[in-house]
Molecule: SAM riboswitch aptamer (S box leader)
Organism: Deinococcus aquiradiocola
RNA sequence: CCUUUAUCCAGAGCGCCCGAGAGACCUGGCUCCACGACGGCGCAGCAACCCGCCCUCAUCACGGCACGGUGCUUCCUCCAGCCGGUAUACGGGUCAACGAUGACCGCUGUACCGGAACGAUAAGGG
Numbered sequence: 001c002c003u004u005u006a007u008c009c010a011g012a013g014c015g016c017c018c019g020a021g022a023g024a025c026c027u028g029g030c031u032c033c034a035c036g037a038c039g040g041c042g043c044a045g046c047a048a049c050c051c052g053c054c055c056u057c058a059u060c061a062c063g064g065c066a067c068g069g070u071g072c073u074u075c076c077u078c079c080a081g082c083c084g085g086u087a088u089a090c091g092g093g094u095c096a097a098c099g100a101u102g103a104c105c106g107c108u109g110u111a112c113c114g115g116a117a118c119g120a121u122a123a124g125g126g
Base pairs, nucleotide, nucleotide: 001126002125003124004123005122006121007120008119013043014042015041016040017039021032022031023030026081027080028079029078044073045072046071049069050068052065053064054063082115083114084113085112086111087110088109089108092105093104094103095102096101
């Protein structure tokens, strides 16, 4: 670097250093930031992917513990962009009624639901 599987709406901050933008890429939003963000270091914490231990007939599964290996500690992967669906608004078209109006189709906007894609993390493989 490529790939496979799993997870990603939860959770968890203080001090010091640095000194300007940061939130993966692009775009549009939104959020953080000289009351010092982002990043680095120290300690702490969260979590339970791997290892280990407990539970188990079992080296299974569920569950539990938490030394160690990662990881993480603003905003849902911060939101959206691609596909599908629902509702609603808006006009346009068709049909029925010819009294009110109803049904169906399509464009666009808004809100929401599901999936994909992208990304992140872990373990395995190349």